[in-house]
Predicted 3D model of an 87-nucleotide RNA (Glycine riboswitch aptamer) from Sneathiella glossodoripedis JCM 23214. The prediction has a mean pLDDT of 80. The organism belongs to Sneathiella glossodoripedis, within Bacteria.
RNA sequence: AAGAUCCCUGCGGGAGAGUCAGUUCAUUCUGACGCCGAAGGAGCAACCACCCCGGAAACUCUCAGGCACCCGGACCGCAGGAGGAUG
Numbered sequence: 001a002a003g004a005u006c007c008c009u010g011c012g013g014g015a016g017a018g019u020c021a022g023u024u025c026a027u028u029c030u031g032a033c034g035c036c037g038a039a040g041g042a043g044c045a046a047c048c049a050c051c052c053c054g055g056a057a058a059c060u061c062u063c064a065g066g067c068a069c070c071c072g073g074a075c076c077g078c079a080g081g082a083g084g085a086u087g
Base pairs, nucleotide, nucleotide: 002086007081008080009079010078011077012076013075018033019032020031021030022029034067035066036065040063041061042060043059047055048054
């Protein structure tokens, strides 16, 4: 002097899936059945590691969550912060 993974904050983008009945100022509440997967959670796996203990998905399961809008939302981009592997 450059400065990664991970973490935090802000901004932008951000999918999927619903009908019926009653009820309510109000997709407000309740029930029945149906459905969605991209908060979270769990499971297996390619692979990685290995003395032991294991790690691991956008796949799978739907416990949770969700099925007008809003909120949320994995992930992506930009900016900033912290940090300090590495050179």